[in-house]
RNAcentral holds the sequence, with entries from MGnify.
This is a predicted structure of a 155-nucleotide RNA (Lysine riboswitch aptamer) from a bovine gut metagenome.
The coordinates come from a structure-prediction model, not an experiment, and the mean pLDDT is 75.

């Protein structure tokens, strides 16, 4: 260079469905509180800037009633540093965040548990410590023990 294995293997598209939700908004009726404190809605998520609109806020009760990010049977795609995470720099921007790009570092996989973040959540995701199983290599007479994917087989 070229094909392959590890297996609840990885990631992306859609995606029933479930949860979000006795919610958030809104109507209605009663209460309370400002009388200028302030609010709202568009700009791609936040602030700022910019335009527009306008007198409002907060309880309780009855009545209506979602979205989103994450999840997900399934199918389809792409693959075995598959792919995640952390640090730096570029690009985009008014500034942050997001999105992509490069370039260091750590992690072979999976899976329980304990802190800890992120979330509505006991789902799920991350990160880290410690268990197990498991694939590869290497020492061992064996029992076992180590190393790590820029790895291992095979041409």
């Nucleotide at each position: 260079a070229u094909a392959g294995a590890g297996g609840u293997g990885c990631g992306g598209u859609a995606g029933a469905c479930a949860a979000g939700a006795u919610u958030a908004g809104u109507c209605a009726u009663g209460g309370u509180g400002c009388c200028a404190a302030a609010g709202g809605c568009c700009u791609u998520g936040c602030a700022a800037g910019g335009g527009c609109c306008g007198u409002u806020g907060c309880c309780a009760u009855g009545g209506u009633g979602a979205a989103a990010g994450g999840g997900g049977a399934u199918a389809c795609c792409g693959c075995c540093g598959a792919a995640a995470g952390a640090g730096a720099g570029a690009g985009c921007c008014u500034g942050c965040g997001a999105c992509c790009c490069u370039c260091u570092c750590u992690u072979g996989g999976u899976u329980g548990a304990g802190c800890a973040g992120a979330g509505a959540a006991c789902a799920u995701c991350u990160g880290u410590u410690u268990g197990a199983c498991u694939g590869u290599c290497g020492c061992u007479g064996a029992u076992g023990c180590g190393g790590a994917g820029a790895g291992c087989u095979a041409u």